[in-house]
RNA sequence: CAGCGUGUAGCUUAGUCCGGCGAAAGCGCCUGCCUCGGACGCAGGAGACCGGAGGUUCAAAUCCUCCCGCGCUGACCA
Repeated sequence: CAGCGUGUAGCUUAGUCCGGCGAAAGCGCCUGCCUCGGACGCAGGAGACCGGAGGUUCAAAUCCUCCCGCGCUGACCA
């Protein structure tokens, strides 16, 4: 420098193919019940508008462009 992959709650991931359901699940977190207390269990709750900026569209996590981070491969390295 080029190509490919990847980025979504605190963590791990679905959802992208084919644009449209109030962005979902597990773990974790908070509150209450239970208990002498804790764990387990039960009930309820908070938490991301999707790496950033533009564009297309009635509508974008999803399509397009640029940029950034990470990973892999290749090139260059007299």
Molecule: transfer RNA
Organism: Allostellaceae bacterium